[in-house]
Molecule: c-di-GMP-I riboswitch aptamer
Organism: Bacillota bacterium
RNA sequence: GGUUGUACAGGGCAAAGCCGUCGGAAGGCGGUGACGCAAAGCCAUGGGUCCAGAAAGGAUCGCCAGGCUGCCGAU
Numbered sequence: 001g002g003u004u005g006u007a008c009a010g011g012g013c014a015a016a017g018c019c020g021u022c023g024g025a026a027g028g029c030g031g032u033g034a035c036g037c038a039a040a041g042c043c044a045u046g047g048g049u050c051c052a053g054a055a056a057g058g059a060u061c062g063c064c065a066g067g068c069u070g071c072c073g074a075u
Base pairs, nucleotide, nucleotide: 002075003074004073005072012037013036017032018031019030020029021028022027035062041068042067043066045065046064047063048060049059050058051057
């Protein structure tokens, strides 16, 4: 460096619900809470879905694919 996965070690993230808050909405943020996750870290590039809907635009990376990056172990 490549491939691989979670035995070991350190651990990490946080669904739904509830409270507050921002937003026209989807949804976002904070707190609480854990359904789960070997990238459930980041990116809206392609597709899907959602809001809006004439168009444009917005959201979702924990929907699928792709790109970038990372701990430990095995090889």